Predicted 3D model of a 467-nucleotide part of an RNA (small-subunit ribosomal RNA, 3' major domain) from Candidatus Hodgkinia cicadicola. Rfam family: Bacterial small subunit ribosomal RNA. Its family is annotated with structural constituent of ribosome and ribosome in the Gene Ontology. The RNAcentral record of the full RNA draws on ENA and SILVA.
Context: one part of a larger RNA
RNA sequence: UGACGGAGACCCGCACAAGCGGUGGAGCAUGUGGUUUAAUUCGAAGCUACACGAAAAACCUUACCAGCCCUUGACAUUUUUGGCCGCUCUUCCCAGUGACAUCACAAUGAGAAUGCCAUUAACAGGUGCUGCAUGGCUGUCGUCAGCUCGUGUCGUGAGACGUGUGGUUCACUCCACAAACGAGCGAAACCCUUCUCCCUAGUUGCUUAGGUCCAGCUCUCUAUGGACACUGCCAACGACAAGUUGGAGGAAGGUGAGGACGACGUCAAGUCAUCAUGGCCCUUAUGGGUUGGGCUACACACGCGCUACAAUGACGAUCACAAUGAGUCGCAAUAUCGCAAGAUGGAGCUAACCUUCAAAAAUCGUCUUAGUUCGGAUUGUGUUCUGAAACUCGAACACAUGAAGCAGGAAUCGCUAGUAAUCGCAGAUCAGCAUGCUGCGGUGAAUACGUUCUCGGGUCUUGUACA
Numbered sequence: 001u002g003a004c005g006g007a008g009a010c011c012c013g014c015a016c017a018a019g020c021g022g023u024g025g026a027g028c029a030u031g032u033g034g035u036u037u038a039a040u041u042c043g044a045a046g047c048u049a050c051a052c053g054a055a056a057a058a059c060c061u062u063a064c065c066a067g068c069c070c071u072u073g074a075c076a077u078u079u080u081u082g083g084c085c086g087c088u089c090u091u092c093c094c095a096g097u098g099a100c101a102u103c104a105c106a107a108u109g110a111g112a113a114u115g116c117c118a119u120u121a122a123c124a125g126g127u128g129c130u131g132c133a134u135g136g137c138u139g140u141c142g143u144c145a146g147c148u149c150g151u152g153u154c155g156u157g158a159g160a161c162g163u164g165u166g167g168u169u170c171a172c173u174c175c176a177c178a179a180a181c182g183a184g185c186g187a188a189a190c191c192c193u194u195c196u197c198c199c200u201a202g203u204u205g206c207u208u209a210g211g212u213c214c215a216g217c218u219c220u221c222u223a224u225g226g227a228c229a230c231u232g233c234c235a236a237c238g239a240c241a242a243g244u245u246g247g248a249g250g251a252a253g254g255u256g257a258g259g260a261c262g263a264c265g266u267c268a269a270g271u272c273a274u275c276a277u278g279g280c281c282c283u284u285a286u287g288g289g290u291u292g293g294g295c296u297a298c299a300c301a302c303g304c305g306c307u308a309c310a311a312u313g314a315c316g317a318u319c320a321c322a323a324u325g326a327g328u329c330g331c332a333a334u335a336u337c338g339c340a341a342g343a344u345g346g347a348g349c350u351a352a353c354c355u356u357c358a359a360a361a362a363u364c365g366u367c368u369u370a371g372u373u374c375g376g377a378u379u380g381u382g383u384u385c386u387g388a389a390a391c392u393c394g395a396a397c398a399c400a401u402g403a404a405g406c407a408g409g410a411a412u413c414g415c416u417a418g419u420a421a422u423c424g425c426a427g428a429u430c431a432g433c434a435u436g437c438u439g440c441g442g443u444g445a446a447u448a449c450g451u452u453c454u455c456g457g458g459u460c461u462u463g464u465a466c467a
Base pairs, nucleotide, nucleotide: 001467002466003464004463005462007461008460009459010458011457012456013455015451016450019415020414021413022412023411026307027306028305030303031302032301033300034298035297042053043052064293065292066291067290068289069288070287073123077122078121081118082117083116084115096105097104098103125282126281128280129279130278134276135275136271137270138269139267141265146185147184148183149182150181151180152161153160154159164177165176166175167174191259192258193257194256196227197226198225200223201222202221205217206216207215230253233247234246235245236244237243309408313367314366315365316364317363318362325356326355327354330349331348335344336343337342374405379400380399381398382397383396384395385394421443422442423441424440425439426438427437
C1' cells in the first nucleotide's frame, strides 16, 4: 500500500421488513446429471451452467454410430501430359459462291490463348487437440461511484497529500474549509421512444353515414420542424452556500417515465464448434460422399416452465372494445361443404388502401361442494394438414376413455405503478412443428412503520504474525 476481521461509524440496494403472486407436492413440456447404448455428437458448471449456444434434430441440419463407396479429392491456386468443342491468326489449294479480282465466305492442314475431360505434382481438407499460446466477441462485480494523471508539497524510502473534513446528492453531484492547484476516464448531459402544445403537410388517413360518391382538412392520426421543466417563481429550514421540505402555476416537478450507453480492473471466467489464428496431430484418413440409425433411450436426481386442484369457478347462449407486427414461393375476404381440424374456390392486396384480427370483460341461464358439468394425463378408433417420406420421431381434429391432483415439508424466487397479477395478439426461426424466446396491447391491485437483523455494495477509521 492492499486484502481480511464473528472490529467501529456513516450510507445505499425488492437486501430485510410490509404486502401480492409463485416455485418446492401432482400430471405434462423442456434442459441437465446419472445410467443405458453401436451411437445416445460437442460445449456451458455456485452466484455468472441447467426452455443456455439451439430464432425450430422426421431426411437435410449433424459434428455421433453401423454399412457401402471415393482418394489431387465436395472446395482454391498453380503445374505435367493427352484429348475434345467452338473461336482467332497464318500458310497451302483453286473444286464452289459473291459478274471479275491479289478481296471476302466456305473447305483442308499447322500453331497460340481460353473452356471442359482425363492425368502428374505442389497442395486441398480436418466441428481433430490446446480458450493455461492468442485476436475478436461476451458474462460478472455493476449503471456500483469509483479509477487515475501533470505540476507542486511532505517523507531517507516504499509511498502520502490531491481523492481529506463539515454539509448535500442517484452520483468523486455540488458547496464551504484545508498543501494543494489543475486535468483525464467514468456519473450527468448530448441520442432514441413516450406524455402536452404549436407550425407545415393532408393520401391510402380523418369527418359526414345504414352504405357509397361528392365535398372538406376542424378533430384523430401520420411525419418534418419548433416550444415546454430550469428548483425558473413563492414560503420555511440551511452557513448569506450547495441544497431540502411545502406551495403556486402547469399536460408534466425536482433525473417526468422507459431505452441505448458499462470507467480502471477482477474471475489464467466463457468461447480454437460463429469467425480469425500460433503450435501440435491426421493425410487411401481424424479428409470426402451416401443409405439407415442416433441426438427423442429411462430404476432415478435436480433446474426453468405450462396446466390444474375449482363457484372471484366450469359450461351453454347473447354480445363489445386493441396495439405491435407480417404478407406475392405470400396474407387470403365474401360464398359453399364438413360436428371439427380442414376442403373447394378465389375478390382484394408488393399494403396508413386488401388480408391476417382478439381474449379476459359484460348480460342471461344451468351446475351447488361432489374427485364433481373441476381436472385433463393416459389409451383406443377414425380423420385432417405439411412433406419424396410422419414406424423409430410431426402437429391438429372428432368420438370414446377419464389417471394423479382437494393448495403442496424443510426451504426458496419475483415484483414499488400502468408495476405485480391476469387476458389474449403478433413476429423471428419455419415445408410442417412453440407450454420457449422477442415484442404488443386489454383489465388492473396491495404494501413500504422502518434499517435491529440476513445478503451484496460504497466511504472513513481501526487491528493484523497475511501478500